[in-house]
Context: one part of a larger RNA
RNA sequence: UUGGGCGUAAAGGGCGUGUAGGCUGAUUUGUAAGUUGGAUGUGAAAUCUCUCAGCUUAACUGAGGAACUGCGUUCAAAACUGCAAGUCUAGAGUUCGGAAGAGGAGAACGGAAUUCCUAGUGUAGGGGUGAAAUCUAUAGAUAUUAGGAAGAACACCGAUGGCGAAGGCGGUUCUCUGGUCCAAAACUGACGCUGAGCCGCGAAAGCUAGGGGAGCGAACGGGAUUAGAUACCCCGGUAGUCCUAGCCGUAAACGUUGUAUACUAGAUGUUUGUGGUAUCGAUCCCACAAGCGUCGCAGCUAACGCAUUAAGUAUACCGCCUGGGGAGUAUGCGCGCAAGCGUGAAACUC
Numbered sequence: 001u002u003g004g005g006c007g008u009a010a011a012g013g014g015c016g017u018g019u020a021g022g023c024u025g026a027u028u029u030g031u032a033a034g035u036u037g038g039a040u041g042u043g044a045a046a047u048c049u050c051u052c053a054g055c056u057u058a059a060c061u062g063a064g065g066a067a068c069u070g071c072g073u074u075c076a077a078a079a080c081u082g083c084a085a086g087u088c089u090a091g092a093g094u095u096c097g098g099a100a101g102a103g104g105a106g107a108a109c110g111g112a113a114u115u116c117c118u119a120g121u122g123u124a125g126g127g128g129u130g131a132a133a134u135c136u137a138u139a140g141a142u143a144u145u146a147g148g149a150a151g152a153a154c155a156c157c158g159a160u161g162g163c164g165a166a167g168g169c170g171g172u173u174c175u176c177u178g179g180u181c182c183a184a185a186a187c188u189g190a191c192g193c194u195g196a197g198c199c200g201c202g203a204a205a206g207c208u209a210g211g212g213g214a215g216c217g218a219a220c221g222g223g224a225u226u227a228g229a230u231a232c233c234c235c236g237g238u239a240g241u242c243c244u245a246g247c248c249g250u251a252a253a254c255g256u257u258g259u260a261u262a263c264u265a266g267a268u269g270u271u272u273g274u275g276g277u278a279u280c281g282a283u284c285c286c287a288c289a290a291g292c293g294u295c296g297c298a299g300c301u302a303a304c305g306c307a308u309u310a311a312g313u314a315u316a317c318c319g320c321c322u323g324g325g326g327a328g329u330a331u332g333c334g335c336g337c338a339a340g341c342g343u344g345a346a347a348c349u350c
Base pairs, nucleotide, nucleotide: 004321005320006319007304008303012318014201015200016199021194022193023192025088026087027086028085029084030083031082033081034080035077036076037075038074039073040072041071042070049065050064051063052062053061054060091191092188093187094186095185097182098181099180103177104176105175106174107173108172109171110154114150115149116148117147118146119145120144121143125136126135162169163168206247207246208245209244210243211242215241216240220236221235222234223233258317259316260315261314262313263312266295267294268293269292270291271290272289273288274287275286276285299306300305323350324349325348332343333342334341335340
């Protein structure tokens, strides 16, 4: 390579846009590059193979045939692929009318809580734990009342719910903005699918600069516990957590399940929309579409389980795997301020 695989055994890229490439709807005509057939030339000999022959046989040798699965030329075919021209509407897209939504960015505002400050009331404790102690308090704490300041997060609604490509998104209002779905037509007419590289996005932590700093809280200090206790528990507490600008580029980035399309019993819940039925109307009921769940047949699976949201049946394209350790290490290269990230072995060993 052929082949076999990738939910849990090794294996789906964190996610997207998209270049090259690969693949690509229906139909007509033409062409004849691929394709198919015929003819012809060539495909040295030896070898291989078949028949016959020569050494007593065999090996060996000789003669003839076949073969040399290939290439060239030429004639023909036109189903399929390609190419050229045309047509179509089922894929894809655009327009019109609606719908839902924590989708994104910016600005403003709100209440509860927490901590701190000031003042009043008030007096001996408070706090914390399994129990304590460190801690705090007669220089008046805790509690309570009034006022003020700050930062961060948004109770209830809230869901088995919604939105987003993923990461992720939750107080309210406004501005800007992306996507999705439904209904009915009209329009374009294959404009499509996938996608190496590239590019963009990408939780948390971390980094740079400048702000901010209430609470929480790595590190650190103290008190306990303990044989010890570099922990679990307690009292404190710096970075950080927050904002702006820029890096980093990784996660159990998980549905551990790549994307797209088609097909293949159902039942039930829920979200959004449309239509029908019913009604004075709302509610109810029925159907359809698009999501999100649960159960379940066929089928699949080593089993567990999956099962129209497939891990079923197929097609197209991409990524990845090939015993454990060594090792995601060494080295080289690229990227990064650094931390490190990406790519990524071998010896040896079982």

Model confidence (mean pLDDT): 88 of 100. The part of an RNA shown here (small-subunit ribosomal RNA, central domain) has 350 nucleotides and comes from a metagenome.